[in-house]
The prediction has a mean pLDDT of 80. Transfer RNA from Thermosinus carboxydivorans Nor1, 73 nucleotides, folded computationally. The source organism's lineage runs through Bacteria, Bacillati, Bacillota, Thermosinus and Thermosinus carboxydivorans. Its Rfam family is "tRNA". Rfam's curators write: Transfer RNA (tRNA) molecules are approximately 80 nucleotides in length.
RNA sequence: GGCCCCGUGGUGUAGUGGUUAACAUGCCGCCCUGUCACGGCGGAGAUCGUGGGUUCAAGUCCCAUCGGGGUCG
Numbered sequence: 001g002g003c004c005c006c007g008u009g010g011u012g013u014a015g016u017g018g019u020u021a022a023c024a025u026g027c028c029g030c031c032c033u034g035u036c037a038c039g040g041c042g043g044a045g046a047u048c049g050u051g052g053g054u055u056c057a058a059g060u061c062c063c064a065u066c067g068g069g070g071u072c073g
Stems, first nucleotide, its partner, number of pairs: 001072007010025004018056001027043005049065005
């Protein structure tokens, strides 16, 4: 340098053009308990790596770019 894959709450993942971006775990509050843990209820937290484009509508499609990984030379 060419090609391929990945990038979404703190962490690990889901989400194959259309309702409010979902689940687990973690965090916070309350309940429970003599206390902790377990358990129950509730809550905060991601404008989807960045910029642009297509579309009535984009996490999703296209282009560029950044970061990581793989592969070829």